Context: one part of a larger RNA
RNA sequence: CUGGGCUUAAAGGGUGCGUAGGCGGAGCGAUAAGUGCCUUGUGAAAUCCCAUGGCUCAACCAUGGAAUUGCUCGGUAGACUAUCGUUCUUGAGGUAGGUAGGGGUCACUGGAACUCUAGGUGGAGCGGUGAAAUGCGUAGAUAUCUAGAGGAGCGCCGAUGGUGAAGACAGGUGACUGGGCCUAUUCUGACGCUGAUGCACGAAAGCGUGGGGAGCAAACGGGAUUAGAUACCCCGGUAGUCCACGCCCUAAACUAUGUGUACUGGAUCGCAGAGACUAAUACGUCAUUGUGGUCGAAGUAAAAACGUUAAGUACACCGCCUGGGGAGUACGGUCGCAAGGCUAAAACUC
Repeated sequence: CUGGGCUUAAAGGGUGCGUAGGCGGAGCGAUAAGUGCCUUGUGAAAUCCCAUGGCUCAACCAUGGAAUUGCUCGGUAGACUAUCGUUCUUGAGGUAGGUAGGGGUCACUGGAACUCUAGGUGGAGCGGUGAAAUGCGUAGAUAUCUAGAGGAGCGCCGAUGGUGAAGACAGGUGACUGGGCCUAUUCUGACGCUGAUGCACGAAAGCGUGGGGAGCAAACGGGAUUAGAUACCCCGGUAGUCCACGCCCUAAACUAUGUGUACUGGAUCGCAGAGACUAAUACGUCAUUGUGGUCGAAGUAAAAACGUUAAGUACACCGCCUGGGGAGUACGGUCGCAAGGCUAAAACUC
């Protein structure tokens, strides 16, 4: 390279946008670059193959042919690809009218709980555990009432539910703002799909500067347990968790399943629409679009299972895999303040 693969055996990039590239809807006409056929020249010899011949045979050798799958001259065909021109509407997008939503950013704001502060009542315990102890408390705790302060998270609704490209997103109100879906045929007329490099986003932890700090809580201290106990349990408790700005860029970033398009029986339950039927504008029936689940024909699969949300049948493009360990490591490069990330071997060994 070819081949075979990527849910669970090795293997889908964390996610999107998008450059180059690859691929690309329907009709008509033209051209003839690709393409088919014919043809010119060339494609050294030997080798290989075929035929015949020469050494007694064979190996070997000779002669002739074929082959040399390539490049090239000229011609021809016009289906397909390509290019140019023209037309189209079903792909794609726009427009109009509706519609659902924890989609995003910022500001303001609410009540419950908790801790703290001050005061009242009260007077000996509280707390904690398997049992205890450390701890708190006569300098008045726990409990209870009143007032105030503070930070963080939002019960019920709530869902098998919704939104978002993914990460993720939930008290309420307002401002700004992204996307989706449905209906109409009203417009443009292939404007499309994918996407190496690139750019942007990217949980948690961590880092920098400045704030904030109620609760929780790595580290750390103490009490237990235990042979020991650098743990599990208990009492404390600092970073952190929160905010602003700037970094980091990794996750079982999972549906362990790349994106797009087309096709291939159904059943049933949600969510968001619009429509038909009937007297009905319905809580009815029917068909339908998008979306989220469950079960299952065919088919697929090693099986588990998947099954119109495919892991079925196909096509386009990208990423990735190639026995286990060594190792996602070393070296080099590059990014980062650092932690470290990305890229990525070999010896050796089984």

Model confidence (mean pLDDT): 88 of 100.
Small-subunit ribosomal RNA, central domain from a metagenome, 350 nucleotides, folded computationally.